[in-house]
RNA sequence: GCCAGAGUAGCUCAGUUGGUAGAGCACUUCACUCGUAACGAAAAGGUCGGCAGUUCGAUUCUGCCCUCUGGCU
Numbered sequence: 001g002c003c004a005g006a007g008u009a010g011c012u013c014a015g016u017u018g019g020u021a022g023a024g025c026a027c028u029u030c031a032c033u034c035g036u037a038a039c040g041a042a043a044a045g046g047u048c049g050g051c052a053g054u055u056c057g058a059u060u061c062u063g064c065c066c067u068c069u070g071g072c073u
Stems, first nucleotide, its partner, number of pairs: 001072007010025004019056001028042003049065005
């Protein structure tokens, strides 16, 4: 330099033939217990990497850029 893949909650990851984003774990609160853990219930937590374009509407499609991983040279 070229090609491919990935970037979504604190962490690990789903989700998409374009239609107002979810799970598990963790954290918080409550309940339980002599007390703690476990189990149970509830709540909170996201500019879906950035900027543009297309569209009535973009996490999803297109372009450029950033970061990471792999391959080729």
The RNA shown here (transfer RNA) has 73 nucleotides and comes from a bacterium.
It was read from a public genome assembly.
The coordinates come from a structure-prediction model, not an experiment, and the mean pLDDT is 81.
Rfam family: tRNA. By type it is a transfer RNA. Rfam describes the family as follows. Transfer RNA (tRNA) molecules are approximately 80 nucleotides in length.